[in-house]
RNA sequence: GAACGACAAAGGCAAACCUGUCGCGAGGCAGGGACGCAAAGCCGGAGGUCUUGCAGUGAUCAAGACGGCUCGGUUGCCGAA
Numbered sequence: 001g002a003a004c005g006a007c008a009a010a011g012g013c014a015a016a017c018c019u020g021u022c023g024c025g026a027g028g029c030a031g032g033g034a035c036g037c038a039a040a041g042c043c044g045g046a047g048g049u050c051u052u053g054c055a056g057u058g059a060u061c062a063a064g065a066c067g068g069c070u071c072g073g074u075u076g077c078c079g080a081a
Base pairs, nucleotide, nucleotide: 004079005078012037013036017032018031019030020029021028022027035068041074042073043072045071046070047069048066049065050064051063052062053061
């Protein structure tokens, strides 16, 4: 240094839910709140799930949302086995 991840240390983030607010909606933001998280930091690159539009169900197409769905990229604290 890399891989790796402790009954270690210092810390960090914040699910559901509630309140307010933005959005057609999925959902986002702020406050409260903690289910959990070794990247639960960042990036919609690939897949996936969800929303909206359009026609007759569906399919397809287009636009969007989810980074705490999986993979991937990138940056970072500590240093036991």
c-di-GMP-I riboswitch aptamer from an Actinomycetota bacterium, 81 nucleotides, folded computationally. The prediction has a mean pLDDT of 85. Lineage of the source: Bacteria > Bacillati > Actinomycetota. It was read from a public genome assembly, where an Rfam model found it.